Notes: Model confidence (mean pLDDT): 80 of 100. Predicted 3D model of a 112-nucleotide RNA (Glycine riboswitch aptamer) from an uncultured Planctomycetaceae bacterium.

RNA sequence: ACCUACACUGUUGGAGAGCGACGAGGCCCGCAAGGCCAGAGUCCACCGAAGGGGCAACCCACGGGCCGACGCCCGCGGCGAAUCUCUCAGGUACCAGGACAACAGGGUUCCA
Repeated sequence: ACCUACACUGUUGGAGAGCGACGAGGCCCGCAAGGCCAGAGUCCACCGAAGGGGCAACCCACGGGCCGACGCCCGCGGCGAAUCUCUCAGGUACCAGGACAACAGGGUUCCA
């Protein structure tokens, strides 16, 4: 130098579901009436792609059985991924956020 992997930075792409209701309070207005905000809180409905939780096979430990062994089977426990699942958190016009993907940059790492 090349190669592997990892996170970071930058650019680009990037889904879903409520402009829900009530409403302390605030603002406009000389008062009232009326209108507006409400990103305090409460309630209902909904979404999954920040984050978080759950588990299948494999593997491991223990107990039992099948022939003593090997091996196999059963039970229990551990480990255990996701765009699956839950909806704690988050979110439900636009904006924002956004898993993930591509490209670029330097860094660490692997090989030699």